[in-house]
């Protein structure tokens, strides 16, 4: 002085996944709020269930096609005051309940994550490393 990599901090985005209070060292606990899930009447289904099970969170569903990975896709999301539109880019997964649930007042369980960086996220602070 130039680069790699990495680690708080800041700003932000996806998501319900925040915020306050109790203790005060922490563990743990509570409330609010947000989301979710089971749960009458009426109304639907009764063409259903008995493995072709069958349902839930979730944008995440489907089709092709062979290279087993690929193009598409129904649908979702950024692009830095907000909102439209246009362009222009990502995503387009995953897991769960356990033979069992339609709606759904009352009631009642439940979760408060995990990721990341679209504008080549920062005129930041630091470690480690190369020239």
């Nucleotide at each position: 002085u130039a680069g790699a990599u990495u680690g708080a901090a800041c700003u932000g985005c996806u998501g319900a996944a925040u915020u306050u209070c109790c203790u005060a060292a922490a563990a743990g606990g509570a409330a609010a709020a947000u989301g979710g899930g089971g749960g009458a009447a009426c109304c639907a289904c009764c063409u259903u269930u008995u493995u072709u099970g069958g349902g839930g969170u979730g944008a995440a569903u489907c089709a092709c096609a062979a290279u087993u990975u690929g193009u598409g896709u129904a649908g979702g999301g950024g692009u830095a005051g907000a909102a439209u539109u246009u362009a222009u880019u990502c995503c387009g997964a995953a897991u769960c309940c356990g033979u069992c649930a339609g709606c759904u007042u009352a009631c009642u369980c439940c979760a408060u994550a995990a990721g990341c960086a679209u504008a080549c996220g920062u005129c930041u602070c630091g470690a480690u490393u190369u020239a």
Predicted 3D model of a 131-nucleotide RNA (c-di-AMP riboswitch aptamer (ydaO/yuaA leader)) from Desemzia incerta. The sequence is in RNAcentral, with records from Rfam.